[in-house]
Predicted 3D model of a 123-nucleotide RNA (SAM riboswitch aptamer (S box leader)) from Dokdonia sp. The coordinates come from a structure-prediction model, not an experiment, and the mean pLDDT is 76. It was read from a public genome assembly, where an Rfam model found it. It matches the Rfam family "SAM riboswitch aptamer (S box leader)". Rfam describes the family as follows. The SAM riboswitch is found upstream of a number of genes which code for proteins involved in methionine or cysteine biosynthesis in Gram-positive bacteria. Rfam links the family to the GO term regulation of gene expression. The organism belongs to Dokdonia, within Bacteria.
Parts: sequence; structure tokens; C1' cells
RNA sequence: AUGUUAUCAAGAAAGGCAGAGGGAUUAGACCCGUUGAAGCCUUAGCAACCCUUUCACUUAGAAAGAAGGUGCUACGUUCUACGCUUAUGACCAGUCAUUUUUGGGAGUAGCGAUAGAUAACAU
Repeated sequence: AUGUUAUCAAGAAAGGCAGAGGGAUUAGACCCGUUGAAGCCUUAGCAACCCUUUCACUUAGAAAGAAGGUGCUACGUUCUACGCUUAUGACCAGUCAUUUUUGGGAGUAGCGAUAGAUAACAU
């Protein structure tokens, strides 16, 4: 770097150096930032992917733990963008008219796709 699988709920921060950006990416919106952004370091913590222990075992698994390898510690994978729907639907057109019906339909909701993040494994 590419591929496969799983998850994207919740949780957890202080100090030092530094000095203007940051919230993954494109555009727009929104938010954080000289009362100090990114980055680096130290310490602390969260979680439980790998892992450890016990039990079970055909396969799958259950409980406990945190020494080690990662990860993470603002909101929050922030929202919109692409598709779908026996969902909802302001409104518009049509109808002599209407609580009917026909066509369109902003927005909302749900699901998904795409993209991304993290872990484990493979190449």
C1' cells in the first nucleotide's frame, strides 16, 4: 500500500515544549482555537481488538482480568451532497365545486450506498 472480516453505542486529561491553525477528504454549512490550534514529550486514564486466567468444547462460546502490543481521552464518523421507500408530506397543477380523485412535489423519517476511522489477519 492492497485485500478480507469485525466495530463505529458508551467511556476517559492534566502538565511541559511549541506558536496558528484544527474538526479524515471535495464543496457548502456549523463548531473549536492567542483564556493557546496542529505537532512532539511526560504522567494519568478509558476501552477491551490482539492478549492473560478459569470454565466449557464437535463447532460456537461464558465469566473474570489488564502485565504486554495497538487504539482512544471536545461536540461527533457534526450536518447536507448519491440511491431506495405500500412511510409522512407543506405546496403546485388538473377538476363546475368539494372532505374525493389524478399528476407533480420542497421538506421530514427510515434503510442503504460511497467515503473514512480503528483492530485482527493475509499478500